Description
Model confidence (mean pLDDT): 88 of 100. Predicted 3D model of a 79-nucleotide RNA (c-di-GMP-I riboswitch aptamer) from a marine sediment metagenome. Its Rfam family is "c-di-GMP-I riboswitch aptamer". Rfam links the family to the GO term cyclic-di-GMP binding. RNAcentral holds the sequence, with entries from MGnify.
RNA sequence: AAAAGGUUAGCCCGGCGAAAACCGGUGACACAAAGCAAUGGGGCUAAAGCCAAAAGGCCAUGACUGCCAGGCUGCCGAA
Numbered sequence: 001a002a003a004a005g006g007u008u009a010g011c012c013c014g015g016c017g018a019a020a021a022c023c024g025g026u027g028a029c030a031c032a033a034a035g036c037a038a039u040g041g042g043g044c045u046a047a048a049g050c051c052a053a054a055a056g057g058c059c060a061u062g063a064c065u066g067c068c069a070g071g072c073u074g075c076c077g078a079a
Base pairs, nucleotide, nucleotide: 006031007030012025013024014023015022029066035072036071039069040068041067044062049058050057051056
């Protein structure tokens, strides 16, 4: 560079949850790891809890790997 393939974003529908989000359907924006996994960081949510006269504020034990990095694994092979 090809070849064979792979995953499936958003919108919408249904479910579930306090929310973030997640699951399923539909559908493909993109992706050489956008395969696996919450280890570090940055962001997201704030039920319960704490503070406050109140407005609200704080907070992850909640989620997120298609935010960045690290880790493990994987297809092809012109150079």